Bacterial small signal recognition particle RNA from a Deltaproteobacteria bacterium, 98 nucleotides, folded computationally.
[in-house]
């Protein structure tokens, strides 16, 4: 200097590993301008009945917390496995020069 491996660096991929979304459990929740049922009360009716429809009760939009079972999309996290690529660092071994 050359060539061989192999290591840092790149790339890609699984795995962990961080926090984000969904989905799950509580709780809380649009008094009206969400849903449904609509006591009482009010309207039409000669009656049967009907009609609108407030609290209330259910139920969702929505908050708000929790656990890691699950699904999802990221992160120049990783003395983590394999693959890849190699222009540059960088060990080893081996041959040539000087």
């Nucleotide at each position: 200097c050359a060539g061989u491996c192999g290591g840092g660096c790149c790339c890609g991929u699984a795995c962990g590993g961080c926090a984000g979304g969904a989905a799950c459990u509580u709780g809380c929740a649009a008094a009206c301008c969400c849903c449904g049922c609509c006591a009482g009360a009010c309207c039409c009716g000669g009656a049967a009945g009907g009609g609108a429809g407030c609290a209330a009760c259910g139920g969702u939009a929505g908050c708000a917390a929790g656990a890691g079972c699950u699904c999802u999309a990221g992160c120049g996290c990783g003395u983590u496995g394999c693959g890849g690529a190699u222009a540059c660092c960088u060990g080893a071994c081996u041959g040539g020069u000087u």
Its mean pLDDT, the model's own confidence on a scale to 100, is 76. Rfam family: Bacterial small signal recognition particle RNA. It is annotated as a non-coding RNA gene. About the family: The signal recognition particle (SRP) is a universally conserved ribonucleoprotein involved in the co-translational targeting of proteins to membranes. The sequence was found by an Rfam model in a public genome assembly.